[in-house]
RNA sequence: CGGAUUGUAGCUCAAUGGUCAGAGCACCUGACUCAUAAUCAGUAGGUUGUGGGUUCAAAUCCCACCAGUCCGACCA
Numbered sequence: 001c002g003g004a005u006u007g008u009a010g011c012u013c014a015a016u017g018g019u020c021a022g023a024g025c026a027c028c029u030g031a032c033u034c035a036u037a038a039u040c041a042g043u044a045g046g047u048u049g050u051g052g053g054u055u056c057a058a059a060u061c062c063c064a065c066c067a068g069u070c071c072g073a074c075c076a
Base pairs, nucleotide, nucleotide: 001072002071003070004069005068006067007066010025011024012023013022018056028042029041030040031039049065050064051063052062053061
């Protein structure tokens, strides 16, 4: 430098262009227990990497950029 791929809750991941973007774990609260752990129930938690574009409607499609990973090329 080129190509591929990934980016969504604190972490790991879902979501056919169409209901208010969900789940598990973690945190917090409650139940249970002498107490803790475990277990059960519940609440909260989101700039869908950034900026544009298309569309009645975008996490999803298009473009550019940023960051990570992989492959290749170049220089040494």
Molecule: transfer RNA
Organism: Verrucomicrobiales bacterium